[in-house]
RNA sequence: AGGGAUAUAGCUCAAUUGGCAGAGCAUCAAGUUUUGAUCUUGACGGUUUCAGGUUCGAGUCCUGAUAUCCUUG
Numbered sequence: 001a002g003g004g005a006u007a008u009a010g011c012u013c014a015a016u017u018g019g020c021a022g023a024g025c026a027u028c029a030a031g032u033u034u035u036g037a038u039c040u041u042g043a044c045g046g047u048u049u050c051a052g053g054u055u056c057g058a059g060u061c062c063u064g065a066u067a068u069c070c071u072u073g
Base pairs, nucleotide, nucleotide: 001072002071003070004069005068006067007066010025011024012023013022019056027043028042029041030040031039049065050064051063052062053061
C1' cells in the first nucleotide's frame, strides 16, 4: 500500500433483515441474616465511534472519516 471484519450501558453481548434501544454481570437501595456471603425485589446507567445522505421513520440501508483486529505482498 491492497482486501476483509468489528465499533450499542462500567464489562460481555443481543436487537428476529427499517417501526417503543434490551439481557446477563457489575454498582446502589430494601428485604432476609447476629455480621458477611448466598437468595428475593426494585432502582440507576445510552448523543448506538464521528460527519453527512436516503426515508414518514435509521442501531439496521448508502457515502466518507477515525480506532482496533485479521490477511496479501

The RNA shown here (transfer RNA) has 73 nucleotides and comes from Candidatus Uabimicrobium helgolandensis. It matches the Rfam family "tRNA". The coordinates come from a structure-prediction model, not an experiment, and the mean pLDDT is 80.